This record gives sequence, C1' cells and structure tokens, in this order.
RNA sequence: GGGUGUUUAGCUCAGAGGUAGAGCACUUCCUUCACACGGAAGGGGCCAGUGGUUCGAUCCCACUAACACCCA
Repeated sequence: GGGUGUUUAGCUCAGAGGUAGAGCACUUCCUUCACACGGAAGGGGCCAGUGGUUCGAUCCCACUAACACCCA
C1' cells in the first nucleotide's frame, strides 16, 4: 500500500427496514442470626462517527476512526 472482518448496556452477545433484547453484573425488597443460593421488582444503551437512500435505518450505501486477520 491492497483486501476481509468486527464495532449494540459495565462485560459476553442477539437483533438483517417499522422508533432495541437476553445472560452475567448493579440497585431495592422477600427469605437467613448473617452471608451465599433462591424469588420479586427496578435502573442503565438515541446502536463507533459523519453523510446518503427511504415515509421510516441498529439493519442498505459511501467515507472516516479504532481493533483483528490475510496478501504484498
């Protein structure tokens, strides 16, 4: 320099056009002498950034950035 992939909650990951979910973690309550386990409820993300397509974009397109891999 060329190519490919990934980027979504604190962490690990779903979601492939109709305004976002799970598990773990966190908070409160129940249970216990207390802790753990278990049960109930709750908070937290405008989806890496900018622009474009569309009535509508996490999703499609372009560019940029970070990371990983391959080729030279």